The RNA shown here (transfer RNA) has 77 nucleotides and comes from Dehalococcoidia bacterium UBA2991. The prediction has a mean pLDDT of 82. Its Rfam family is "tRNA". The family's RNA type in Rfam is transfer RNA. The sequence was found in a public genome assembly. The source organism's lineage runs through Bacteria, Bacillati, Chloroflexota and Dehalococcoidia.

């Protein structure tokens, strides 16, 4: 330099293919139950869908450009 893959809640991932309310589990926090802890329910908070622009009534998803981490290859040494 080249190809490929990856970025979404504290974290670990769905969702994107084929555009139409941002989910899940665990974790936080608060209530029940229990002397208490653990467990188990019930309820709740949390978001720049990595940026930046474009196409469309609408964009996490479609496009183009960028970043950041990982593979792989080349090249240098």
């Nucleotide at each position: 330099c080249g190809g490929g893959g990856u970025g979404u809640a504290g974290c670990u991932c769905a969702g994107c293919c084929a555009g139409g309310u941002a989910g899940a589990g665990u974790g936080c926090u608060u209530c029940g139950u229990u002397u208490g802890g653990g467990a188990c329910g019930a309820a709740g908070a949390g978001g720049u869908c990595c940026c930046c622009g474009g196409u469309u009534c609408g964009a996490a998803u479609c496009c183009g450009g960028g970043c950041a981490c990982c593979c792989c290859g080349a090249c240098c040494a």